């Protein structure tokens, strides 16, 4: 000085002027209404301020809210989580730790030291599956080979998992020992299961003691164990509510009996066809009142587990605390366009000083927070590792 | 908001449940038959199984995140 890896912060500045959405004052001008001062609704010139993000995304998890449903308690089915601590309103998120892999480095060859990663619970409960090859793929295996015997001398019997061979995986590993010859046969050592004792809040870690140890492998196959989950979501919910259409209570418009005049039974009533028989059709009109739902208004709606800084306390994530800021809330849905100076960034001229051009990534709120995850040009920090250079 | 389904050769579909050589119909090249052309028969090419990772000896299949399309319901 380059490259590279991880992890964090940022996410173009300032200023003209034209627009757009919200809040606040609020002239004009209507229209009620009056105790003539004014009041109350509507309009809305004009002026002040304020208007997208680190993800506003995807909607993968956690919660607030708000409605249903629901005597507690437990069980079953179903979904999810899964090493042990902490943190947190809660998570599947975050931090520290332990344990397996994987890499540098150093090392007295025992191990240490760093960095990185892991959906990390059980495979002696249980069921399944493990292709092709191979003799055997899992309650044990004899193809070769080795060893004994037998006899018709290359075969048959038996025993053998030390060697070869198949395969991702062959029944714990290494060594001596022992056997015909081999074997955990038997023993030292690592491993692996059980129990002890220290040590740790715990995963776990260390010592020693038992067991020769048919205890492969897959649970991101069934599955067992442990914990956790009621359901729906701002189109949740709340209040007011037109117009037409429907539904209910009075009353009046019909008859006819009865009556103590207050009323009370009872009959069904209307329509067009000339009438009747008969056939269809309708369920009255009017006047007042009430209630429910629809468009549609209003809340619901943004100051909240919220952010910046000091200070304490923690190894961290995060807690306490003090002082400071804090104005988007919309509804077929605004946050825009053009100029001007500058700042990063590419090109191009030019020896250089410069000069001209061009140009801003992914992306845009819809009740609100906490995570994750995906997208994102360029610029700044940390650390780590290399490569040159130089002292 | 809230559920679900799909992507495998140019087309259009099987294979996923239960992991083990990636097939099937049309199409396309190449050959034979024909004086050519349809046609008929023979043979052959085409596949990062959407994508990026993980689980296992193995992955289209199983799992998790992503694109992209598509259907449903309030």
């Nucleotide at each position: 000085u380059c490259g590279g890896a991880a992890g964090g912060c940022u996410g173009g500045a300032c200023g003209g002027u034209c627009g757009c959405g919200g809040g606040c004052u609020g002239a004009u001008c209507u229209u009620u209404u009056u105790u003539c001062g004014g009041a109350a609704a509507g309009u809305g010139a004009a002026g002040c301020g304020c208007g997208a993000g680190g993800a506003a995304a995807g909607u993968c998890c956690g919660g607030g809210c708000u409605c249903c449903a629901u005597g507690a308690a437990g069980g079953c089915a179903c979904a999810g989580u899964g090493c042990c601590g902490g943190g947190u309103a809660a998570c599947g998120c975050c931090c520290g730790g332990c344990g397996g892999g994987g890499g540098u480095g150093g090392u007295u060859c025992g191990c240490c030291a760093c960095c990185u990663u892991c959906a990390g619970g059980g495979a002696u409960a249980g069921c399944g599956c493990c292709a092709c090859a191979g003799a055997g793929a899992g309650u044990a295996a004899a193809c070769c080979g080795c060893u004994u015997c037998g006899c018709g001398u290359g075969c048959g019997a038996a025993g053998u998992a030390a060697g070869g061979g198949u395969g991702a995986a062959a029944g714990g590993g290494u060594g001596c020992g022992g056997u015909a010859a081999g074997a955990g046969c038997g023993c030292a050592c690592c491993g692996c299961u059980c129990g002890c004792g220290c040590g740790g809040c715990a995963a776990c870690g260390c010592g020693g003691g038992a067991g020769g140890c048919a205890u492969g492998g897959c649970a991101a196959g069934c599955c067992c164990c442990a914990c956790u989950g009621g359901g729906a979501g701002c189109a949740a919910g709340a209040u007011c509510g037109a117009a037409u259409a429907g539904g209910g209570g009075u009353g009046a418009c019909u008859g006819c009996a009865u009556u103590u005049c207050g009323g009370u039974g009872c009959a069904g009533g209307g329509c067009g066809g000339c009438c009747u028989c008969c056939a269809g059709c309708c369920c009255g009109u009017c006047a007042u009142c009430c209630g429910g739902g629809u468009a549609g208004a209003u809340c619901g709606c943004u100051g909240g587990a919220a952010g910046g800084g000091g200070c304490a306390g923690g190894c961290a994530a995060c807690u306490g605390u003090c002082u400071c800021u804090c104005u988007a809330g919309a509804g077929g849905a605004a946050u825009g366009g053009c100029c001007g100076u500058c700042c990063a960034g590419g090109c191009g001229c030019g020896c250089a000083a410069g000069c001209g051009c061009u140009g801003g990534a992914c992306a845009g709120a819809a009740c609100c927070c906490g995570g994750c995850u995906u997208a994102u040009a360029g610029g700044c920090c940390u650390u780590c590792c290399g490569a040159c250079g130089u002292u | 908001c809230g559920g679900g389904c799909u992507a495998u050769a140019g087309c259009g579909c099987a294979g996923u449940u239960u992991g083990g050589u990636a097939g099937c119909g049309c199409g396309u090249u190449c050959g034979u038959c024909u004086g050519g052309g349809g046609g008929a028969c023979g043979a052959a090419a085409g596949g990062u199984c959407g994508u990026a990772g993980g689980u296992u000896c193995a992955a289209a299949u199983c799992c998790u995140g992503c694109u992209a399309g598509c259907c449903c319901g309030a």